[in-house]
């Protein structure tokens, strides 16, 4: 350089074009405890990497850009 893949809360992750984006861990609050941990209940936290396009409607489809991973010469 070329080819392919990935990018979604703090971390990991699900997501047939259609109402408010899923779950786990973690954070925080409460209960429990002499106290901590465990456990239980609840809470907050996401411009779905960025820029355009298609569509009545895009996390999802198309093009480009960026970063990372793999393959190849």
């Nucleotide at each position: 350089g070329c080819u392919g893949g990935a990018u979604u809360g703090g971390u990991g992750u699900a997501g047939u074009g259609g109402u408010u984006a899923u779950c786990a861990c973690g954070u925080c609050u409460g209960c429990u405890u002499u106290a901590c941990a465990c456990g239980c209940a609840g809470u907050a936290g996401g411009u779905c990497a960025c820029c355009g396009g298609u569509u009545c409607g895009a996390g999802c489809c198309c093009g480009g850009u960026a970063u990372c991973c793999a393959g190849u010469a």